Predicted 3D model of a 73-nucleotide RNA (transfer RNA) from Ferruginibacter paludis. The organism belongs to Ferruginibacter, within Bacteria.
[in-house]
RNA sequence: UGGCUCAUAGCUCAAUGGUUAGAGCAGGAACCUUAUACGUUCCAGGUUAACAGUUCGAGCCUGUUUGAGCCAA
Numbered sequence: 001u002g003g004c005u006c007a008u009a010g011c012u013c014a015a016u017g018g019u020u021a022g023a024g025c026a027g028g029a030a031c032c033u034u035a036u037a038c039g040u041u042c043c044a045g046g047u048u049a050a051c052a053g054u055u056c057g058a059g060c061c062u063g064u065u066u067g068a069g070c071c072a073a
Base pairs, nucleotide, nucleotide: 001072002071003070004069005068006067007066010025011024012023013022018056027043028042029041030040031039049065050064051063052062053061
């Protein structure tokens, strides 16, 4: 310098262009227990990396930028 892949909750990951973006773990509360753990129920937690574009409608499609990884030179 060029090419490819990726970026979504604290972490690991889902989500045919369409109703309020979900799950597990982690966190908080209640129940249970003498107490803890386990278990059950509930709660909270999101600028979907950023900026534009296409579309009636974008986490998803397109462009640019940023960051990470891999390959080539």